[in-house]
Molecule: c-di-GMP-I-GGC riboswitch aptamer
Organism: Thermodesulfovibrionales bacterium
RNA sequence: UCUGAAAAAGGCAAACCCCGGGUAACCGGGGGACGCAAAGCCAACGGGUCCUGAAAUGGAUGGCCGGGUUGCCGGAC
Numbered sequence: 001u002c003u004g005a006a007a008a009a010g011g012c013a014a015a016c017c018c019c020g021g022g023u024a025a026c027c028g029g030g031g032g033a034c035g036c037a038a039a040g041c042c043a044a045c046g047g048g049u050c051c052u053g054a055a056a057u058g059g060a061u062g063g064c065c066g067g068g069u070u071g072c073c074g075g076a077c
Stems, first nucleotide, its partner, number of pairs: 001076004011036002016031006034063001040069003045066003048061004
């Protein structure tokens, strides 16, 4: 630098349920595992989707995608 077939140490945690917050999308905590090699972080990088609203110039989503950035283990060079 490229890569994720197998392995090890481990990590995260969808749906659903409970508690709390929010008009909502959705978020936080607990339980729970569908999955994930960045399912770590960035929404003040671009696009998509969603919410509120008469109207986004307001919001939500990094577990929608591209991009940026940091990083564990293994393999190849």